Model confidence (mean pLDDT): 87 of 100.
A computed fold for an 84-nucleotide RNA from uncultured Planococcus sp., annotated as c-di-GMP-I riboswitch aptamer.

[in-house]
RNA sequence: AAAAGGCUAACUUGUUGAAAGAUGAGGGCGCAAAACCACAGAUCUAAAGAUUGUGCACCAAUCUACGAUGGCUGGGUUACCGAA
Numbered sequence: 001a002a003a004a005g006g007c008u009a010a011c012u013u014g015u016u017g018a019a020a021g022a023u024g025a026g027g028g029c030g031c032a033a034a035a036c037c038a039c040a041g042a043u044c045u046a047a048a049g050a051u052u053g054u055g056c057a058c059c060a061a062u063c064u065a066c067g068a069u070g071g072c073u074g075g076g077u078u079a080c081c082g083a084a
Stems, first nucleotide, its partner, number of pairs: 006031002011026006029071001035077003039074003042069003049063005
């Protein structure tokens, strides 16, 4: 390369969550690891917590992951075919 396949972005819709997001169905932008894993970095959210505004509540703002992202990067583990 070819062959057999695989996964599924955006979007629609159901469920779930405070949110980010996750997930079922539809749908395919793409992916040779776009399979699995949050260890390191990065990014996203801010319920709870803390601080401030005003003495309190409400409200608003700021900080913050124990939350999330593996289709952000690195890293770890596993894996189909076998021409040149």